[in-house]
RNA sequence: GGACUCAUAGCUCAGUUGGUAGAGCACUUCCCUUACAAGGAAGGGGUCGUCGGUUCGAGCCCGGCUGAGUCCA
Numbered sequence: 001g002g003a004c005u006c007a008u009a010g011c012u013c014a015g016u017u018g019g020u021a022g023a024g025c026a027c028u029u030c031c032c033u034u035a036c037a038a039g040g041a042a043g044g045g046g047u048c049g050u051c052g053g054u055u056c057g058a059g060c061c062c063g064g065c066u067g068a069g070u071c072c073a
Base pairs, nucleotide, nucleotide: 001072002071003070004069005068006067007066010025011024012023013022019056027043028042029041030040031039049065050064051063052062053061
């Protein structure tokens, strides 16, 4: 220098063919307990890496950039 893959909640990851963003764990409150853990109930937390484009509508399609990984030279 080139090719490919990835970037979504604090962490690990889903999200099908474009149509109001989810799970598990973690966190907060309550119940249970003498107390803690486990268990039960409820709740908070995201402008989907970034900048543009297409579209009535983009996490999803297209382009640039940034970062990480693999391979080639």
Transfer RNA from a Propionibacteriaceae bacterium, 73 nucleotides, folded computationally. Lineage of the source: Bacteria > Bacillati > Actinomycetota > Actinomycetes > Propionibacteriaceae. It matches the Rfam family "tRNA". By type it is a transfer RNA. Rfam's curators write: Transfer RNA (tRNA) molecules are approximately 80 nucleotides in length.